Description: A computed fold for a 549-nucleotide part of an RNA from an uncultured Opitutales bacterium, annotated as large-subunit ribosomal RNA, domain I. The coordinates come from a structure-prediction model, not an experiment, and the mean pLDDT is 84. It was read from a public genome assembly.
Context: one part of a larger RNA
RNA sequence: GGCGAUCGGUGGAUGCCUUGGUGAUAUCAGGCGAAGAAGGACGUGACUACCUGCGAAAAGCCUCGGGGAGCUGGAAGUAAGCAUUGAUCCGGGGAUAUCCGAAUAGGGGAACCUGCUCGAGUAACGAUCGAGCGAUUUAACAUAAAUACAUAGUGUUAAACAGCGAACCUGCUGAAUCGAAACAUCCAAGUAAGCAGAGGAAAAGAAAGCGAAAGCGAUUCUCUUAGUAGCGGCGAGCGAACGGGGAGCAGCCCAAACCACAGGAUUAAUUCUGAUGGGGUAGAAGGAUCGGCGAUAACGGAGUGAGUGAAUAGUUUAACAAGGUUGGGAAACCUGACCAAAGGGGGUGAUAGUCCCGUGAGCGAAAUUUACGAGCGAAGGAGCCGAGAUCCUGAGUAGCACGAGAUAAGUGGAAUCUUGUGUGAAGCAACGCGAACUACUGCGUAAGGCUAAAUACUCGAUAUCAACCGAUAGUGAACAAGUACCGUGAGGGAAAGGUGAAAAGAACCCCGGUUAGGGGAGUGAAAUAGAAACUGAAACCGGUUGCCU
Numbered sequence: 001g002g003c004g005a006u007c008g009g010u011g012g013a014u015g016c017c018u019u020g021g022u023g024a025u026a027u028c029a030g031g032c033g034a035a036g037a038a039g040g041a042c043g044u045g046a047c048u049a050c051c052u053g054c055g056a057a058a059a060g061c062c063u064c065g066g067g068g069a070g071c072u073g074g075a076a077g078u079a080a081g082c083a084u085u086g087a088u089c090c091g092g093g094g095a096u097a098u099c100c101g102a103a104u105a106g107g108g109g110a111a112c113c114u115g116c117u118c119g120a121g122u123a124a125c126g127a128u129c130g131a132g133c134g135a136u137u138u139a140a141c142a143u144a145a146a147u148a149c150a151u152a153g154u155g156u157u158a159a160a161c162a163g164c165g166a167a168c169c170u171g172c173u174g175a176a177u178c179g180a181a182a183c184a185u186c187c188a189a190g191u192a193a194g195c196a197g198a199g200g201a202a203a204a205g206a207a208a209g210c211g212a213a214a215g216c217g218a219u220u221c222u223c224u225u226a227g228u229a230g231c232g233g234c235g236a237g238c239g240a241a242c243g244g245g246g247a248g249c250a251g252c253c254c255a256a257a258c259c260a261c262a263g264g265a266u267u268a269a270u271u272c273u274g275a276u277g278g279g280g281u282a283g284a285a286g287g288a289u290c291g292g293c294g295a296u297a298a299c300g301g302a303g304u305g306a307g308u309g310a311a312u313a314g315u316u317u318a319a320c321a322a323g324g325u326u327g328g329g330a331a332a333c334c335u336g337a338c339c340a341a342a343g344g345g346g347g348u349g350a351u352a353g354u355c356c357c358g359u360g361a362g363c364g365a366a367a368u369u370u371a372c373g374a375g376c377g378a379a380g381g382a383g384c385c386g387a388g389a390u391c392c393u394g395a396g397u398a399g400c401a402c403g404a405g406a407u408a409a410g411u412g413g414a415a416u417c418u419u420g421u422g423u424g425a426a427g428c429a430a431c432g433c434g435a436a437c438u439a440c441u442g443c444g445u446a447a448g449g450c451u452a453a454a455u456a457c458u459c460g461a462u463a464u465c466a467a468c469c470g471a472u473a474g475u476g477a478a479c480a481a482g483u484a485c486c487g488u489g490a491g492g493g494a495a496a497g498g499u500g501a502a503a504a505g506a507a508c509c510c511c512g513g514u515u516a517g518g519g520g521a522g523u524g525a526a527a528u529a530g531a532a533a534c535u536g537a538a539a540c541c542g543g544u545u546g547c548c549u
Base pairs, nucleotide, nucleotide: 001548002547003546004545005544006543007542008541009540015534016498017497020469021468022466023465024464025463026462027461028460029458030457031164032163039100040099041098042055043054044053046078047077050074051073061094062093063092064091065090066089070082071081072080105114106113107112115133116132117131118130119129120128136160137159138158139157140156141155142154143153168199169197170196171195172194173193179186183233209216210215220247221246222245223244224243230238231237251450252449253448254394258278259277260276261274262273263272264271265270283428285393286392287391288390289387290386291385292384293383299380303376304375307372308371309370310369311368312367314363315362316361317360320336322335323334324333325332337354338353339343345357346356347355399423400422401421402420403419404418405417406416430445431444432443433442434441485492486491508520509519510518511517
């Protein structure tokens, strides 16, 4: 030196564990904000760096309930206190709530600077303290130019708005990668992204529909029809509808004719206007108008609300102090009992229905909120028959031309819907549509508006579950994590869990530098569990020893 054995060191794999995650279900909630939000800065403790809480009334104040013996957060310690005259703690309501931030008196390089008005303060001024002072829109009132009335403007007051928020929704704007095995029409895709706006849902919605049935009868969602009919450098690809089965169902209001009223014009007849009231709302057309019958309703349901339930604290609670064995320890094993509407789960010195918390089953609210809701009940709201062709029934509209877009559909034979430019009807004896177009025939009534449910989503709250993870996994984050650190910045972004049942955390002695570290002693079941700590693999390093050289 090599090989082997053995004992160690180093190291932190593995096993076991779980405070944290992941996914899902149900219920709730679906907003917060000038009464100053979200988010921050700075403070705040006897001692206080961080986190948490709170705000100069500052780990808190008041009050109403719960609760019942300890308490002064994580977090030890010392000090000083509080508490059965009910503290700490839990819940409801309230007070306070610095500065920045929409930030709003003006400014500003956020958390700062500087003002004005009134009040306090002062003999007075100043300092200091308190309250207030933004813009825009709308309304009311006041005031008031050129310019006489007036108007613009100005001022005061009041209300609204703003900003934030995970996804879902609507509208506006709108890519590229990619695919077409290249690429240009096309595709990706009306996607991503940007902007605006709203709600707990949004949007859509009561046929100028569908399409050919002996028809259907608002919208939405879903299964199907169907990868069909079609579209398509007929490439890649795109891709309906009718009909059928379900979920859920709900229908209404204006404009107009006409009447009344008010105001203006006109000598008057008459006519115009109205953000006024009545009337009226449809496609077997309906309504106005006129005539007749008939009612003052049925219906409707804003609001109020007896009462019932729920949420936000809680509370009652069965059955072994059983015996023995092992052990540091019994919940294990042996033996014998008991409860069960409770043998879900967690904890307790190993594995506990009967030890603790709970669980099953009951009970419970001063206060705030909420669901349902009997009864009462405002607005709204009549109906029928007939006559008759006098009036009304949404105009720069429909249609057409050109240019586009949307429809599954790329201009095609291309209907339908929307409209940028131009043109431009009829008016119910009317008009639109039924896939070029025409006829016949059928379906419907545009150019005004509202509308629950079925549908979409989950930042968040509560409860529950998992052939989900178990610290290189699971969130980036089980730990002072969006921290440390990096970057001018937008932004990027870690590592890091485990003594023990209990600190019982090693008094005292020895070596040493009044170290570090170690040796005794002691604790403990164990200290090769000693704080660099559960288990403790391998690489790597050594001690001892056998053999070989």